[in-house]
Predicted 3D model of a 96-nucleotide RNA (c-di-GMP-I riboswitch aptamer) from Tumebacillus sp. The coordinates come from a structure-prediction model, not an experiment, and the mean pLDDT is 83. RNAcentral holds the sequence, with entries from Ribocentre. It matches the Rfam family "c-di-GMP-I riboswitch aptamer". From the family's description: GEMM was predicted in a large-scale screen for bacterial structured RNA regulatory elements.

RNA sequence: AAUCAAUAAAGGCAAACCCGCUGAAAAGCGGCGACGCAAAGCCAUGGGUCUAACGUCAGCUCUCCCUAAGCUGACCAUGAUUGCCAGGUUGCUGAU
Numbered sequence: 001a002a003u004c005a006a007u008a009a010a011g012g013c014a015a016a017c018c019c020g021c022u023g024a025a026a027a028g029c030g031g032c033g034a035c036g037c038a039a040a041g042c043c044a045u046g047g048g049u050c051u052a053a054c055g056u057c058a059g060c061u062c063u064c065c066c067u068a069a070g071c072u073g074a075c076c077a078u079g080a081u082u083g084c085c086a087g088g089u090u091g092c093u094g095a096u
Base pairs, nucleotide, nucleotide: 002096003095004094005093012037013036018031019030020029021028022027035083041089042088043087045086046085047084048081049080050079055075056074057073058072059071060070061069
């Protein structure tokens, strides 16, 4: 320096549940707690997945028409996820 993660040591991270805060939601942050993780360190770049506020369209409601408003449905990422996969980048220990 490269490849690999079987074993050992030192240490690291922390799923779910529950509580609080933020958010329209997905989810995030803090506490508690360990299911797991050899990059479960970092980067939303590609794909996937989740959400659908705003927006667009349709329907309904208010005597009729139009507008507005409200409600319902469909679509929509600009939102989220790196603990879904790939890619980029840095790194501990051990083995070869």
Taxonomically the source falls in Tumebacillus (Bacteria, Bacillati, Bacillota, Caryophanales).